[in-house]
RNA sequence: AGCAAAUAAGGGUACAGCUAUAGAAAUAUAGCGUCACAAAGCUACAGGGGCUAAGGAAGGGUUUUAUUUUCUAUGCCAGCCAGCUGCCAUU
Numbered sequence: 001a002g003c004a005a006a007u008a009a010g011g012g013u014a015c016a017g018c019u020a021u022a023g024a025a026a027u028a029u030a031g032c033g034u035c036a037c038a039a040a041g042c043u044a045c046a047g048g049g050g051c052u053a054a055g056g057a058a059g060g061g062u063u064u065u066a067u068u069u070u071c072u073a074u075g076c077c078a079g080c081c082a083g084c085u086g087c088c089a090u091u
Base pairs, nucleotide, nucleotide: 005091006090007089012037013036017032018031019030020029021028022027035079041084042083043082047081048080049077050076051075055072056071057070058069059068060067
């Protein structure tokens, strides 16, 4: 110096929930909060998987034109798997 594991120290992030804002929604951002996490750091165009369905398509229904079913991501999730990177004292 590098790799792996275990145990620490100093720390870090912030589940659920609530409030506000944005959004059709999923969800995101901020504040409070603190379940848990050794990668809960980054990546959604490495890959898999999942959520939503505005718009679009097909159908039902109606003949006033409201409503409804299915499919679909260009929208979203990494605290689902995963890819990449990575702090630290001692053994």